[in-house]
RNA sequence: UGGGCUGGCCGGGCGACCGCGACGUCGCGAGACGUCGAGGAAGGUCCGGGCUCCACAGGACGAGGUGGUGGGUAACGCCCACCCGGGGUGACCCGCGGGAUCAGUGCCACAGAGAACAGACCGCCUCCGCCUCCGGGCGGGGGUAAGGGUGAAACGGUGGUGCAAGAGACCACCAGCGCGACGGGCGACCGUCGUGGCUAGGCAAACCCCACCUGGAGCAAGACCAGACAGCGAGCGUUCGAGGGUGGUCCGCCCGAGCUCGCGGGUAGGUCGCUGGAGGUUGUCGGCAACGGCAGCCGUAGAUGGAUGGUCGCCAACCGUGCCGUCGCGAGGCGGUACGGCGAACAGAACCCGGCCUAUGAGCCAGCCCAUCCG
Numbered sequence: 001u002g003g004g005c006u007g008g009c010c011g012g013g014c015g016a017c018c019g020c021g022a023c024g025u026c027g028c029g030a031g032a033c034g035u036c037g038a039g040g041a042a043g044g045u046c047c048g049g050g051c052u053c054c055a056c057a058g059g060a061c062g063a064g065g066u067g068g069u070g071g072g073u074a075a076c077g078c079c080c081a082c083c084c085g086g087g088g089u090g091a092c093c094c095g096c097g098g099g100a101u102c103a104g105u106g107c108c109a110c111a112g113a114g115a116a117c118a119g120a121c122c123g124c125c126u127c128c129g130c131c132u133c134c135g136g137g138c139g140g141g142g143g144u145a146a147g148g149g150u151g152a153a154a155c156g157g158u159g160g161u162g163c164a165a166g167a168g169a170c171c172a173c174c175a176g177c178g179c180g181a182c183g184g185g186c187g188a189c190c191g192u193c194g195u196g197g198c199u200a201g202g203c204a205a206a207c208c209c210c211a212c213c214u215g216g217a218g219c220a221a222g223a224c225c226a227g228a229c230a231g232c233g234a235g236c237g238u239u240c241g242a243g244g245g246u247g248g249u250c251c252g253c254c255c256g257a258g259c260u261c262g263c264g265g266g267u268a269g270g271u272c273g274c275u276g277g278a279g280g281u282u283g284u285c286g287g288c289a290a291c292g293g294c295a296g297c298c299g300u301a302g303a304u305g306g307a308u309g310g311u312c313g314c315c316a317a318c319c320g321u322g323c324c325g326u327c328g329c330g331a332g333g334c335g336g337u338a339c340g341g342c343g344a345a346c347a348g349a350a351c352c353c354g355g356c357c358u359a360u361g362a363g364c365c366a367g368c369c370c371a372u373c374c375g
Stems, first nucleotide, its partner, number of pairs: 001371009010361001012315007020037007039346001043357002046355005051218004058251004063214005068082005083097001084095004098209002104207002106203003121148002123144009156174006175199001177196008222272004231263006243255003279298008318341010
């Protein structure tokens, strides 16, 4: 210098004019003045909680979810660290990571002769018969998984012995599996040694099994105030209890005198919940880290047809080119200045938090890796 990996930052500033919402003050009122007024994702609503109501959320079945280990947290499917497996030259990244030899069932497309205690298509070997130009050929029977071929996957690998040809049939080494011992680690797991039979396919994001978790509904929760109407008919029920809470079912628990259907009639406004909360930030201490303890400081939107905006000017910041200065032996770096470009995107709270995911711009910073150049 170029390419890359990881983590983080910013999400513009000032002025003028016009405009919106909340609160406060003044004003009889119209209104005036002052203060405050979106985000890193406010988004998707995918997880987890707080809060509210229903039993202080109980039992059984069902259903759903999670899935290496240890830790963090209010909790999580999130985060941190580590283990194992895979990818990359590397920084580093990815994992939908319990169980498929000791519960059982099922599936393995296409291709291929054969897809699970497999398989003779070609090939190799042998026997019989026939033919022969004596090289062999054809037909039939048998052996063989070493070679070819198909496939994501063909029942360990290499070498040797052996054999008609072959084969863990046997042997040596290696890989892998099971078991045992020792050592290390909180643990997942790792290392060494011994031993066994020669070898065990994959899929559980198929059913299933194991462990753990989950009651339901959601701020249209829920509470209060104000307020309209007109009843009629039928059925069921009042402790032998309808119906409701209960939106998986049953039990249980609670409320319980009304409920359902048909015809007819009729209100639908306001207030609270509503923002101070697992809050932010600085320092320090503990911890590899996520995070936690302590101390100080800060005050920061609450609309409900739904405010937080628009236009113009100047500037910062950044990029390119030229020039100048400076540092360096050099490749080159840094700074200043002039001109030109750019001066943005995604998007907008609606009960509140913690995450994840997705969208996003002229951009900027730090650490690390690879290649190249110069000395």